A computed fold for a 90-nucleotide RNA from a Candidatus Villigracilaceae bacterium, annotated as c-di-GMP-I-GGC riboswitch aptamer.
The sequence was found by an Rfam model in a public genome assembly.
Model confidence (mean pLDDT): 88 of 100.
NCBI's taxonomy places the organism under Bacteria, Bacillati, Chloroflexota, Anaerolineae, Candidatus Villigracilaceae.
RNA sequence: CACGAUAACGGCAAACCUGCUGAAAGGCAGGGACGCAAAGCCAUGGGUCUAAAGGCAUGAAACAUGCCAAUGAUUGCCAGGUUACCGAAA
Numbered sequence: 001c002a003c004g005a006u007a008a009c010g011g012c013a014a015a016c017c018u019g020c021u022g023a024a025a026g027g028c029a030g031g032g033a034c035g036c037a038a039a040g041c042c043a044u045g046g047g048u049c050u051a052a053a054g055g056c057a058u059g060a061a062a063c064a065u066g067c068c069a070a071u072g073a074u075u076g077c078c079a080g081g082u083u084a085c086c087g088a089a090a
Stems, first nucleotide, its partner, number of pairs: 003087002011036002016031006034076001040082003044079003047074003054068006
């Protein structure tokens, strides 16, 4: 540098429930474990999700309905970058 064991020390925490927060997707905290060798961190590329404000259309209009699209979200979707415990086998 790379790799990942029926090893060791440990770590994280899905779904779901409760509370808070947000327009929403979602996030935070507590409980809880489906799993994870980076399921540590970073929204850089791609994918996916949401659409308040904004724009367009329809309707007489209130505003409603539909469409567009992140500047929002997702790192436990994929890739990339970066940091890291242990030391069998390759």